Context: one part of a larger RNA
RNA sequence: CCAGCUGCAAGAGAAGACCCCGUGGAGCUUUACUACAGCCUGUUGCUGGGAUACGGUCUUGAUAGUGCAGAGUAGAUAGGAGCCGUCGAAGCUCAGGCGCCAGCCUGAGUGGAGGCGUCCAUGAGACACUAUCCUACCAAGGUCGUAUCUCUAACCUGCAAGGGGACACCAGCAGGUGGGUAGUUUGGGUGGGGCGCCACACCCCUGAAACGAUAUCAGGGGUGCCCAAAGGCCAUCUCAGCCCGGUCAGAAAUCGGGCCUAGAGUGUAAGGGCAAAAGAUGGCUUGACGCGAAUUCGCACAGCGAGAAUUCGCGAUGUGAAAGCAGGGCCUAGCGAACCAAUGCUUCUCAUUUAUGGGGGGCAUUGAUGACAGAAAAGUUACCCCAGGGAUAACUGAGUUGUCUCCAGCAAGAGCCCAUAUCGACCUGGAGGCUUGCUACUUCGACGUCGUCUCUCCGCAUCCUAGCAGUGCAGCAGCUGCUAAGGGUAGGGUUGUUCGCCCGUUAAAGCGGAUCGUGAGAUGGGUUUAGACCGUCGUGAGACAGGUUGGUUUCUUUGCGCUGGA
Numbered sequence: 001c002c003a004g005c006u007g008c009a010a011g012a013g014a015a016g017a018c019c020c021c022g023u024g025g026a027g028c029u030u031u032a033c034u035a036c037a038g039c040c041u042g043u044u045g046c047u048g049g050g051a052u053a054c055g056g057u058c059u060u061g062a063u064a065g066u067g068c069a070g071a072g073u074a075g076a077u078a079g080g081a082g083c084c085g086u087c088g089a090a091g092c093u094c095a096g097g098c099g100c101c102a103g104c105c106u107g108a109g110u111g112g113a114g115g116c117g118u119c120c121a122u123g124a125g126a127c128a129c130u131a132u133c134c135u136a137c138c139a140a141g142g143u144c145g146u147a148u149c150u151c152u153a154a155c156c157u158g159c160a161a162g163g164g165g166a167c168a169c170c171a172g173c174a175g176g177u178g179g180g181u182a183g184u185u186u187g188g189g190u191g192g193g194g195c196g197c198c199a200c201a202c203c204c205c206u207g208a209a210a211c212g213a214u215a216u217c218a219g220g221g222g223u224g225c226c227c228a229a230a231g232g233c234c235a236u237c238u239c240a241g242c243c244c245g246g247u248c249a250g251a252a253a254u255c256g257g258g259c260c261u262a263g264a265g266u267g268u269a270a271g272g273g274c275a276a277a278a279g280a281u282g283g284c285u286u287g288a289c290g291c292g293a294a295u296u297c298g299c300a301c302a303g304c305g306a307g308a309a310u311u312c313g314c315g316a317u318g319u320g321a322a323a324g325c326a327g328g329g330c331c332u333a334g335c336g337a338a339c340c341a342a343u344g345c346u347u348c349u350c351a352u353u354u355a356u357g358g359g360g361g362g363c364a365u366u367g368a369u370g371a372c373a374g375a376a377a378a379g380u381u382a383c384c385c386c387a388g389g390g391a392u393a394a395c396u397g398a399g400u401u402g403u404c405u406c407c408a409g410c411a412a413g414a415g416c417c418c419a420u421a422u423c424g425a426c427c428u429g430g431a432g433g434c435u436u437g438c439u440a441c442u443u444c445g446a447c448g449u450c451g452u453c454u455c456u457c458c459g460c461a462u463c464c465u466a467g468c469a470g471u472g473c474a475g476c477a478g479c480u481g482c483u484a485a486g487g488g489u490a491g492g493g494u495u496g497u498u499c500g501c502c503c504g505u506u507a508a509a510g511c512g513g514a515u516c517g518u519g520a521g522a523u524g525g526g527u528u529u530a531g532a533c534c535g536u537c538g539u540g541a542g543a544c545a546g547g548u549u550g551g552u553u554u555c556u557u558u559g560c561g562c563u564g565g566a
Stems, first nucleotide, its partner, number of pairs: 001565005007560003011555002019389002022386001024385002026381004032184005038177008048151014063136003066102001075133005082116003091110008155164003187200001188198002196217001201223006224372001225267001226329002231285007239263001241259005265274002268334001270332003289315009317326003340367007348360003397441001398439003402436001404432006413423002450525001451523003455517001456514005463488003466483006491503004531549004535544003
């Protein structure tokens, strides 16, 4: 140099599709949130006539209105001395109505000239007469409403005739329904994420390394209250436990005496504190006050809210003889911004003026955001997409070696006797880096992922073959150990299997390593896309280290390496 082969260049290809992250996106779902279409219902307009029934209201007419007393069935007020009657009075007959059963009213007939008031009793005086009004009922009419029926002329339909008909359609307003459609949300921490949990706001102790400060899904606990006394003041006392004594009475009830620095109690966790008290009992009380200022913690050493605490000034008060003490609880936990709403106060304000009214403001109180300096909020994606991450998982590798495999120390015991032929508990020390974990150091602008086939090298903790030793080795056959890696270590059935089980052989059918050797060498059965079925789960979209069937395996070789040729 030529022809080949692909072991290496964590070879090329594609800002990893798995995983996580982003207050990224999209598809889909629903009893997520919020809207919109659509639909239903009501009402108004388009929209008119009539009838009946019932109800409301108004007008007209008629009727009725009984406490006691009183000739009597006296609604209220005002006027009032006269009013009604041949246009038919009293009386009588019949019919109807009312009724508190005393009577009253109306109509028809008969009858033929009178009937009533002013006077007495009564708070009030004449249904004699007139006017207005109240209560109840009846009749007629107007109007409105509800229900039913009807009409035709709006309107609809039809070439027309006709049919439908004030309904429907259409429009406005309101209520309901509404994944049909749309826009969005669906938290954080986290030895990857999810599930779990809250270590997300606070308090106490330890960690915390003797000022202060200090992390982890570090260890031990607690809070989201309770109390009108368990607060304030004053007074008087001393507890738990033990010993002695004492009726029922006992280990423990109540009583007496003694010892007793605190072991008791202090609402509630722990720590700190407290004995003529901060504990126990009693008396009086409301300072568990109003307004304001400053300081400390919250938040070490810059700033920061709510909240909590401390000190002081003015006012009002409780208690105590007084000095004083008291702005809750012995101290450290027991808490919440703005908007909005309610309540109270207000010498604020709006309206031409006024207000037992209304709107807006100011101050105070109450109502919750516990993801606790506080968005108004459910899922699914294997149909998926983008930006990124080796800040973070699933292979390999690395570290570690609990687990795993192998070895050793000691030797209780088994082995008739006898620890050590053989087996060997408890305890202890290692080696290896083949299992499984843990870590998250390398790789997410990609190092192709199980098994098989092919082919090669290595280790020895040796399966066979070789040489030895011990034996509970007579021999044969074994058991255990030592040296030893030269060579060998097979064929089938089942399963995707590695592994395992099975079959008949064999001297033997060893265990491991080489990126769980080996896909720019093969295969593609499994796993792990998109189709589909079953079971289970889910309202659903969909999901399942559950099952099942199907399912693109790219590369023209530059260098090194290797083989053959030259």
Molecule: large-subunit ribosomal RNA, domain V
Organism: sediment metagenome